[in-house]
A computed fold for a 79-nucleotide RNA from Aeoliella straminimaris, annotated as c-di-GMP-I-GGC riboswitch aptamer.
């Protein structure tokens, strides 16, 4: 570097509910588990979404559990 089982140790936590924050997309905390081998981290490219704008040009954001990319890493398998 490759692979991820019917193994082990642990981890994360969708929808939904409650509270708080945000104009909003959404975020944080608690509950909760659909799933996840990077569902750890980074908005770099694209997609999507929100707000502003003369809805034009564009600007400011959200999303890492949409796809790439970067970076770090547990256990095991087979070389």
């Nucleotide at each position: 570097a490759c692979c991820g089982a019917u193994a082990a140790u642990g981890g994360c936590a969708a929808a939904c509910c409650u509270g708080c924050c945000g104009c909003g997309a959404g975020g944080c905390a608690g509950g909760g588990a659909c799933g996840c081998a990077a569902a750890g981290c980074c908005g770099u490219g694209g997609a999507u979404c929100u707000c502003c704008g003369c809805c034009u040009a564009g600007g400011a954001g959200a999303c890492a559990g949409c796809c790439a990319g970067g970076u770090u890493g547990c256990c095991g398998g087979a070389c």

The organism belongs to Aeoliella, within Bacteria. Of the family's consensus pairs, 95% are formed in the model. The sequence was found by an Rfam model in a public genome assembly. Rfam family: c-di-GMP-I-GGC riboswitch aptamer. Its family is annotated with cyclic-di-GMP binding in the Gene Ontology.